[in-house]
Molecule: transfer RNA
Organism: bacterium
RNA sequence: GCGGGCGUAGCUUAGUCUGGUAGAGCGCUGCCCUGUCACGGCAGAGGUCGCCGGUUCAAAUCCGGUCGCCCGCG
Numbered sequence: 001g002c003g004g005g006c007g008u009a010g011c012u013u014a015g016u017c018u019g020g021u022a023g024a025g026c027g028c029u030g031c032c033c034u035g036u037c038a039c040g041g042c043a044g045a046g047g048u049c050g051c052c053g054g055u056u057c058a059a060a061u062c063c064g065g066u067c068g069c070c071c072g073c074g
Base pairs, nucleotide, nucleotide: 001073002072003071004070005069006068007067010026011025012024013023020057028044029043030042031041032040050066051065052064053063054062
């Protein structure tokens, strides 16, 4: 330099093919339970979906560019 894969909550990730309310588990916060902690139960907070632009009534999803990581080729 060329080709491919991945990037979504603090962590691990689903959803992408086939555009239509952004979800789950763990963790975190509050309450209940308990002599206390843990376990368990209930509720809640937490995301500009790596970044920029395009298409569209509507984009995590489609298109272009770009950055980071990984793999392969040279």